Context: one part of a larger RNA
RNA sequence: GGCACACAGUGAAUGCCUUGGUGCUAACAGGCGAUGAAGGGCGCGAUCAGCUGCGAUAAGCUUCGGGGAGCGGUUAAUACGCUAUAAUCCGGAGAUUCCCGAAUGGGGUAACCUAAUGGUGGUAAUACAUCAUUGUCCGUUUCUGAAGCCCGACCGUCGCAAGAUGAGAAGGGAAGUUAGGAAACGGUACGCGAUACCCGGUGAAGUGAAACAUCUCAGUAACCGGAGGAAAAGAAAGAGAAUCGAUUCCGUCAGUAGUGGCGAGCGAAAGCGGAAGAGCCCAAACCGGGGACUUGUCCCCGGGGUUGUAGGACCCCGAUGUGGGACUGCAAUGGAUAGGAGAAGGAACUGGAAAGUUCCGACAUAGAGGGUGAUAUCCCCGUAUCCGAAAUCCAAAGCAGCCCUAGGGUGCUCCUGAGUAAUACGGCACACGUGAAACGCCGUAUGAAUCUGCGCGGACCACCGCGUAAGGCUAAAUACUAGUUAGCGACCGAUAGUGAACCAGUACCGUGAGGGAAAGGUGAAAAGAACCGCUGUGAGCGGAGUGAAAUAGAACCUGAAACCGUGUGCCU
Numbered sequence: 001g002g003c004a005c006a007c008a009g010u011g012a013a014u015g016c017c018u019u020g021g022u023g024c025u026a027a028c029a030g031g032c033g034a035u036g037a038a039g040g041g042c043g044c045g046a047u048c049a050g051c052u053g054c055g056a057u058a059a060g061c062u063u064c065g066g067g068g069a070g071c072g073g074u075u076a077a078u079a080c081g082c083u084a085u086a087a088u089c090c091g092g093a094g095a096u097u098c099c100c101g102a103a104u105g106g107g108g109u110a111a112c113c114u115a116a117u118g119g120u121g122g123u124a125a126u127a128c129a130u131c132a133u134u135g136u137c138c139g140u141u142u143c144u145g146a147a148g149c150c151c152g153a154c155c156g157u158c159g160c161a162a163g164a165u166g167a168g169a170a171g172g173g174a175a176g177u178u179a180g181g182a183a184a185c186g187g188u189a190c191g192c193g194a195u196a197c198c199c200g201g202u203g204a205a206g207u208g209a210a211a212c213a214u215c216u217c218a219g220u221a222a223c224c225g226g227a228g229g230a231a232a233a234g235a236a237a238g239a240g241a242a243u244c245g246a247u248u249c250c251g252u253c254a255g256u257a258g259u260g261g262c263g264a265g266c267g268a269a270a271g272c273g274g275a276a277g278a279g280c281c282c283a284a285a286c287c288g289g290g291g292a293c294u295u296g297u298c299c300c301c302g303g304g305g306u307u308g309u310a311g312g313a314c315c316c317c318g319a320u321g322u323g324g325g326a327c328u329g330c331a332a333u334g335g336a337u338a339g340g341a342g343a344a345g346g347a348a349c350u351g352g353a354a355a356g357u358u359c360c361g362a363c364a365u366a367g368a369g370g371g372u373g374a375u376a377u378c379c380c381c382g383u384a385u386c387c388g389a390a391a392u393c394c395a396a397a398g399c400a401g402c403c404c405u406a407g408g409g410u411g412c413u414c415c416u417g418a419g420u421a422a423u424a425c426g427g428c429a430c431a432c433g434u435g436a437a438a439c440g441c442c443g444u445a446u447g448a449a450u451c452u453g454c455g456c457g458g459a460c461c462a463c464c465g466c467g468u469a470a471g472g473c474u475a476a477a478u479a480c481u482a483g484u485u486a487g488c489g490a491c492c493g494a495u496a497g498u499g500a501a502c503c504a505g506u507a508c509c510g511u512g513a514g515g516g517a518a519a520g521g522u523g524a525a526a527a528g529a530a531c532c533g534c535u536g537u538g539a540g541c542g543g544a545g546u547g548a549a550a551u552a553g554a555a556c557c558u559g560a561a562a563c564c565g566u567g568u569g570c571c572u
Stems, first nucleotide, its partner, number of pairs: 001571007009563001015557001016521002020492002022489007029481002031192002039100003042055003046078001050074002061094006070082003105114003115134007135190002137187008149173003155166004197228001198226005208215001212261001238244002248275005258266002279473003282417001286303008308451001310416004314411001315409003323404003327401004333395005339387003345360005361378002363367001369381003422446007432458001453468005508515002528556001531543004
């Protein structure tokens, strides 16, 4: 020095565990905010710091309920207190709620500085203190109100003159209820939130095409604006050939018809089967009332009226009841936010401990689950089942109010959404890349008709059909989940599962945007080792003691390997 064995150390794997994650299901909820939010700063305790809670009324105040013996969070100990005159605790409602923050009197390097006006206190008077108001935007009302433009005596220029033309005082006029400004009143307007879902605007590239340019990725990502609990869409100027009869969503049709450097790719619709189911209101014609002036028009209010088998107005006839509502209020009742009742077991043995084993029982609308010194239906919490609210909230049968509600006929006089439809050009969107390219939408220009009308049925024409544009509203079926409650998992089990089981978006890094950890386990119970000894009155250790166990001693369950030693044997 090597090998082997034994025994220690170091080390943390492994095993077991779970307070934390993760995915999903059902129900609820789907917002908060100028009555100042979300998020913070600074404070508040008998008390170092932090976390939690709260706000100068500061781990809290009032009240109404629940609950019933202990309580003063984490947090042990000490001190001092509270509590059957009902505390602590749980729930409903309320009060207080510093400063910053949309932050909003002005400023500002957030949590600070500093005003004006009015009131109150205060002073001899200032000072000072305190309360309220003072942001922007939008709407309504009232007040104020230009510059510039047009007309306009005199004037300039040209002209022999007539006249033409230019500028323009006083005054007047149009836009005009002008632009702008001021005041009062009102505003659920501003910001935040799940980087969720929805609608709109702007709008890529990596990529694919085995290169690349049309094309694709994709109207995606990203950014911007806006809204709701859903949003959007929606009661046919539809579909497309049989007829159907608003919209939305699912399955199918179908990877079909198509489209496509006919490449890569893109990719319907009708129909059929389901979910859900709901339809309505204006404008106009006409009538009545009122107003304005420029006196023949316009405006306001009420009635009327709302469609394609055309309907309505006007005129005639008939009807007063039927059915309904998505609006408002009340409300039986149900639910949410605290809770309450809730069955039935003992012995012996092993053991530190019984829930284990054995013996003999019981309950069960409860043998879900968790805890308890090992594995408990009957020990504890619960579970099945049943019961319960002073207060606030949600839903709601029903009731009331309010609102809506129909027919027939004649004439063919009036009305039925205009810078609209359409056309041309340029684009977009339609599964459809300009194509034979309809239909729909936008920009520019031109620019109709009025029911004997107009649009459409994939160029276009005819025939035949379908619909009724240029105004608006509309639940459900659908999408999503930050949050609450209940529950589940052939999901993870501390290098896993969230980045985060632990005081984690922390420590730390970065000027910053941003990046971003490590770190769980004594024991059933602290019974956490009194006392003695060595020592630096350190660390650590040895006794003693506790405990089932201390090689469970806080660097604490188990404690592999690498690695480092000690001892013994063998070899060199």
The part of an RNA shown here (large-subunit ribosomal RNA, domain I) has 572 nucleotides and comes from an Akkermansiaceae bacterium. NCBI's taxonomy places the organism under Bacteria, Pseudomonadati, Verrucomicrobiota, Verrucomicrobiales, Akkermansiaceae. The prediction has a mean pLDDT of 82. It was read from a public genome assembly.